[in-house]
This is a predicted structure of a 73-nucleotide RNA (transfer RNA) from a Candidatus Jorgensenbacteria bacterium. The same sequence occurs in records of 4 taxa. Rfam family: tRNA. The RNAcentral record of the sequence draws on ENA.

RNA sequence: GGGCCAGUAGCUUAGUGGCUAAAGCACCGAGCUUAUACCUCGGCGACCGAAGGUUCGAGUCCUUCCUGGCCCA
Numbered sequence: 001g002g003g004c005c006a007g008u009a010g011c012u013u014a015g016u017g018g019c020u021a022a023a024g025c026a027c028c029g030a031g032c033u034u035a036u037a038c039c040u041c042g043g044c045g046a047c048c049g050a051a052g053g054u055u056c057g058a059g060u061c062c063u064u065c066c067u068g069g070c071c072c073a
Stems, first nucleotide, its partner, number of pairs: 001072007010025004018056001027043005049065005
């Protein structure tokens, strides 16, 4: 330098272009317990890597850039 893949909550991941984005773990609160853990219930938390574009409508499609990984040179 070229090619491919990935980037969504603190972490790991879902998410056919169509209801203000879902789950598990973690965290917080309550219940339970002598107490902790387990378990049950509830809550908090991402406008989706950045900027543009297409569209009535974009996490999803297109372009450029950024970060990480793999391959080729």